[in-house]
RNA sequence: GAGUUUGAUCCUGGCUCAGAGCGAACGUUAGCGGCGCGCUUAACACAUGCAAGUCGUGCGAGAAAGGGCUUCAACCCCUGAGUAGAGUGGCGCACGGGUGCGUAACACGUAGGCAAUCUACCCUCAUGAGGGGGACAACCACUCGAAAGGGUGGCUAAUACCGCAUAAGACCACAGACCCUUCGGGGACAGCGGUCAAAGGUGGCCUCUCCUUGGAAGCUACCGCUUGAGGAUGAACCUGCGGCCCAUCAGCUUGUUGGUAAGGUAAUGGCUUACCAAGGCUAAGACGGGUAGCUGGUCUGAGAGGAUGAUCAGCCACACUGGCACUGGAACACGGGCCAGACUCCUACGGGAGGCAGCAGUGGGGAAUCUUGGACAAUGGGCGAAAGCCUGAUCCAGCGACGCCGCGUGAGUGAUGAAGGCCCUCGGGUUGUAAAGCUCUGUUGAGAGGGAAGAAAAAUGCGCGUUCAAAUAGGGCGCGUACUUGACGGUACCUCUUUAGAAAGCACCGGCUAACUCUGUGCCAGCAGCCGCGGUAAGACAGAGGGUGCAAACGUUGCUCGGAAUUACUGGGCGUAAAGCGCGUGUAGGCGGACCGGUAAGUCAGAUGUGAAAGCCCUGGGCUCAACCUAGGAACUGCAUUUGAAACUGCCGGUCUUGAGUGGUGGAGAGGGAAGUGGAAUUCCUGGUGUAGAGGUGAAAUUCGUAGAUAUCAGGAGGAACACCGGUGGCGAAGGCGGCUUCCUGGACACUUACUGACGCUGAGACGCGAAAGCGUGGGGAGCAAACAGGAUUAGAUACCCUGGUAGUCCACGCCGUAAACGAUGGGCACUAGGUGUCGCGGGUAUUGACCCCCGCGGUGCCGUAGCUAACGCGUUAAGUGCCCCGCCUGGGGAGUACGGCCGCAAGGCUAAAACUCAAAGGAAUUGACGGGGGCCCGCACAAGCGGUGGAGCAUGUGGUUUAAUUCGACGCAACGCGAAGAACCUUACCUGGGCUAGACAACAGUGGACCGCCCUAGAGAUAGGCCGCCUUCCCUUCGGGGCUGAUGCACAGGUGCUGCAUGGCUGUCGUCAGCUCGUGUCGUGAGAUGUUGGGUUAAGUCCCGCAACGAGCGCAACCCUCGUUCCUAGUUGCCAGCGGAUCAUGCCGGGGACUCUAGGGAGACUGCCGGUGUCAAACCGGAGGAAGGUGGGGAUGACGUCAAGUCAUCAUGGCCCUUACGUCCAGGGCUACACACGUGCCACAAUGGGUGGGACAAUGGGGACCGACCGGGUAACCGUGAGGCGAUCCUGUAAACCCGGCCCCAGUUCGGAUUGUAGGCUGCAAUUCGCCUGCAUGAAGUUGGAAUCGCUAGUAAUCGUGGAUCAGCUACGCCACGGUGAAUACGUUCCCGGGCCUUGUACACAC
Repeated sequence: GAGUUUGAUCCUGGCUCAGAGCGAACGUUAGCGGCGCGCUUAACACAUGCAAGUCGUGCGAGAAAGGGCUUCAACCCCUGAGUAGAGUGGCGCACGGGUGCGUAACACGUAGGCAAUCUACCCUCAUGAGGGGGACAACCACUCGAAAGGGUGGCUAAUACCGCAUAAGACCACAGACCCUUCGGGGACAGCGGUCAAAGGUGGCCUCUCCUUGGAAGCUACCGCUUGAGGAUGAACCUGCGGCCCAUCAGCUUGUUGGUAAGGUAAUGGCUUACCAAGGCUAAGACGGGUAGCUGGUCUGAGAGGAUGAUCAGCCACACUGGCACUGGAACACGGGCCAGACUCCUACGGGAGGCAGCAGUGGGGAAUCUUGGACAAUGGGCGAAAGCCUGAUCCAGCGACGCCGCGUGAGUGAUGAAGGCCCUCGGGUUGUAAAGCUCUGUUGAGAGGGAAGAAAAAUGCGCGUUCAAAUAGGGCGCGUACUUGACGGUACCUCUUUAGAAAGCACCGGCUAACUCUGUGCCAGCAGCCGCGGUAAGACAGAGGGUGCAAACGUUGCUCGGAAUUACUGGGCGUAAAGCGCGUGUAGGCGGACCGGUAAGUCAGAUGUGAAAGCCCUGGGCUCAACCUAGGAACUGCAUUUGAAACUGCCGGUCUUGAGUGGUGGAGAGGGAAGUGGAAUUCCUGGUGUAGAGGUGAAAUUCGUAGAUAUCAGGAGGAACACCGGUGGCGAAGGCGGCUUCCUGGACACUUACUGACGCUGAGACGCGAAAGCGUGGGGAGCAAACAGGAUUAGAUACCCUGGUAGUCCACGCCGUAAACGAUGGGCACUAGGUGUCGCGGGUAUUGACCCCCGCGGUGCCGUAGCUAACGCGUUAAGUGCCCCGCCUGGGGAGUACGGCCGCAAGGCUAAAACUCAAAGGAAUUGACGGGGGCCCGCACAAGCGGUGGAGCAUGUGGUUUAAUUCGACGCAACGCGAAGAACCUUACCUGGGCUAGACAACAGUGGACCGCCCUAGAGAUAGGCCGCCUUCCCUUCGGGGCUGAUGCACAGGUGCUGCAUGGCUGUCGUCAGCUCGUGUCGUGAGAUGUUGGGUUAAGUCCCGCAACGAGCGCAACCCUCGUUCCUAGUUGCCAGCGGAUCAUGCCGGGGACUCUAGGGAGACUGCCGGUGUCAAACCGGAGGAAGGUGGGGAUGACGUCAAGUCAUCAUGGCCCUUACGUCCAGGGCUACACACGUGCCACAAUGGGUGGGACAAUGGGGACCGACCGGGUAACCGUGAGGCGAUCCUGUAAACCCGGCCCCAGUUCGGAUUGUAGGCUGCAAUUCGCCUGCAUGAAGUUGGAAUCGCUAGUAAUCGUGGAUCAGCUACGCCACGGUGAAUACGUUCCCGGGCCUUGUACACAC
């Protein structure tokens, strides 16, 4: 920095990711080299080999095999050889190497001290080395034992051991005197007394002495030895400071703390012992527990920090476990000893042996860590005079991609953008210059050759110089020269040859995070670091193509730091997110007013020492570069010492008054404690009056009452609480405090300015106070009232309501110690605009006085500026700006829980975790939605009415059931007389059976020219066959061709198969509800708000006014159609007033345009006018005029959006599925089934009716495969004939309700018509499944319909008929239209339903 809490936002807050690192491990893969690194686990156990020896120039002794000579043979002799191996002695073995068990400690780091110490080997200086003695190994003999290993006796040497001499000096004791001192002591000097040394070896030489080629004494050189002093190195001890966790470890300690004396040590010291004293440590964390080697450094980080302590380096500790000492300069000793223990091994069972945390290696453990290699060539170590020997230290090699670094796997050119793969909208795109091809190169690899390169200086021999010496011996030092020595290794490196030839993978591709498509799968299989993907179109699973990243590696896992300001020193917080202790008093501690002087601890500056090396950093150098190595520098922020400064803090001294306190005067107050006292009310008791109820509730009941309640009057008892005043009034630290009086007592305030002189603030622990409830003991008990009982309510009601009622509430004493103990806001001080109330006190002007007014101090409220805050809000009573002190927080849950401790009589309180689990939990604010929240308003929403449905029969649709099939869809409103405005076949999608397979239909190619049709046969038909029997040699043409048709071929057709949750289009619905938005501006961190809210008004976001808004868009309205009035124009098929003619009759004819009508165009209505109301507005109410009045009636018109609403079966369409079938053709059947259930309708139940006779008045429509007049037939349906009509002409076509007359007389009827029988008619290829109509006969249920429920506000409901679409016919009682007759009611908005606006709450947002 990002992801993740939300619909969205801001904040808080956790989780997660991107980075770097690793002694790693695991998976896949792997060409080479260099440099590093490699048991983090079992300090588990270890076979085998090696890892510490060396010196013959300290000493004594001393083989054998083999060889040779010789001998008759053996012994013997020479050589091997003074060799091997051992002993004695010296030095080493305390180094080097390993490991990290233990250790929280002077173990480590750092700085010091040692006047409290030691130091082998090494260096320097000085000194001495005289003269003696006695042993013990080896060896020999004997002997024990299985072995390991001893025992006894005997011999012997030394640089082994022991006296003696010498004693400069050292040490010890005594006493003197000088210097230094931290006052403890130390150093130097001189005196006296005591104690203490030694070892020789080798080489050379003959100057001196003796024997005398020469040797010995001797001399000399070197090595070694003794004593002393010094140095260097190493070590011991002591101290300051520094570095882990737990206080749920709070007290620890008897050698403990100190002293004296002694012992012990190299040395101080309770280190040890005896005695004496009673101390010592601890909240700045003793004691206890857990964990851990420490450091330089390493990793990370901007830093501060955090984590870590492999390799390398310093220190420490350890060596099977525990203990102990010996030797030694040094050990309490890794490859020494003793004892004990565990384990392993050997054993003759008596007894012995062993210690890989050395190098390799083995087993085991484990995710995991190498060869039983080479060499001492180099570096270093031990011994030695040296040669040299030893050295698993070390140098090398081996194994391991474990890490870092480097190189390569080719380079150039090459477009027909090849083939193949993948994708595709089928055009193409991509892989991709990639390949092939052509031209080159040759690193690595392979082969061959070179390479004695560098890594090597010493030693030795010789020569020269110099030095010691008598010395041309000899030794030391220097130079020159010669010779010898290489594990790695025939390695590095170089050259030649060879061929592009032998050398690329891994992870990822939803967001974070660079990289996208196809296929498979179908909440399966799987993925996943977090959010999350997967339920049929998955960029998230799996595969593929492509891409991205890194690359001999790439990923995963684990761990550390970072990001995380998420423990906040740098650098956080606590009103509501986690977080202020309930409140006070006060201890330690922290912090602290003004002035002066001093000091120098803090602070600041300089200097010195130290801060090992390596590492990091800088600059150079060496490996071809780099990693790596190397030189120099810088740095090491620290500590110590020292010199200085004196502002600030501290400390010391002096002074001051403003902080704080005291005194005086005064008033306010439910401040606290105790005692007394008062009235009202409730209840109870007694008595009186009085009678049937009372009480209680939403309504009741339990309950009380005729044994006299309730009500009422009088009297009495008892307990508790104090109406009015009373108030965001007062007091108190908080809890809290309320009648009145008295006593005792605390605090605050105002005024005064006398006194003290910083006496202050805070406050871990500690102590005290602390509502209610609760507990203990004893009282008290009126009312109220947990528990409990009963009555109600309810599905239940362990509740809410009612009737009772016990603890308790009250008092005294003692506990408890908690509360939303809240202002959810710790205390103190200072500073920073105001305005306005209120309580207490004081002052000022004026006044006789009081009030008002002005001012000050203290308290308590409201509003508000700056500022702060995530916002809400806070705002001199801060949540502002600062300082000081305390308390507290660190994701949610688990949990304020468990365990432990402390307190409590108990209840319980205080302190206070973890495992596990989640990716959130939360705060504030925003927009919606919702509420049995509020306000305003509307709608046939209720109410007021009229008529229905729900009951019956039938029709129709649906569910269900049935069936071979009963094709499919539609399901609350918004599916159910819906798609379907017409299922007998067809339709038809379903079922059964029979057929076809490029197909019933489309396109292309080439090809034929007839094809079709009629007839016959078979068949249910589709279809097949026949005769060629008839008709014919197809049509158009711009002569290119096209059309039609038959068969063939090939890409394909076809699908009412699936997905309406992949879609387009169309539609329903909220809803014809009044809303939905935008631009700019403004406000807000932001989501958003404002506008659109408010006051009026409207059918309306309609209009007006106001307003940080101003405008605009989609909606509303209007513009459109129709009906209602009128005018103009026009006058046939319509009309006929007037004129004329004709008829049985009729606009029939002439004619006319007046009227009706037709259909074009105008007018008219706009709150325009008047009055009132209203804000001088919009508008509303009333009125006039008018055919019509306040959108005149009706229609068309449906905003942003909601319902994954409906439709893949109208159509279109992605994807999937079928392809001799899920396609297509045909016949028959089915969609019409029927115990049931529901919806929508029709007809009824009758008299406002039924039947019958007569009579009157419409409108919209339709008509040529059609409407069909007139006439005739039939009871009728209908039939025959057929005028007229392509229609304002003809037909449909009698409208019916209605009116008039007469019949029926309340009944299952002259109501009602179902059902059934029968006879007919019509349509049609065909009415059996399965049509309609007519006549006759039959005459079912039904007497107004339970709960419930629907429609309608006027030409509406109701009622009456008429027409049309579809259509051969019809199931139409449906649907869509048309006209006729023609009501009732609306007080009103409380309630039900739906909706709009504002507001409020919300833990809801797939939104109750």
This is a predicted structure of a 1408-nucleotide RNA (small-subunit ribosomal RNA) from an uncultured prokaryote.
The RNAcentral record of the sequence draws on ENA.